This is a predicted structure of a 72-nucleotide RNA (transfer RNA) from a Planctomycetaceae bacterium. Lineage of the source: Bacteria > Pseudomonadati > Planctomycetota > Planctomycetia > Planctomycetaceae. Rfam family: tRNA. By type it is a transfer RNA. The RNAcentral record of the sequence draws on ENA.
């Protein structure tokens, strides 16, 4: 150097044909308990980075960056 496939929240994954960005863990609060652990109810918190169509992009398009595989 070519080809693909992946980069969404602190972690792991979803996300139909472009139209409030989802869940589980962890985390915050409150409740429950003598206290906890558990369980309950409620919150915070995310689209690799630019750029372009678009009323509107996490999705389409260009370029660039990181991780895999394959070829050379």
């Nucleotide at each position: 150097g070519g080809a693909c496939c992946g980069g969404u929240a602190g972690c792991u994954g979803a996300g139909a044909c472009g139209g409030c960005c989802u869940a589980g863990c962890g985390c915050c609060u409150g409740g429950u308990u003598g206290a906890a652990a558990g369980c309950c109810a409620g919150g915070a918190g995310a689209c690799g980075g630019g750029g372009a169509u678009u009323c509107a992009a996490g999705c389409g398009c260009c370029c660039c960056c990181c991780g895999g595989u394959c070829c050379a």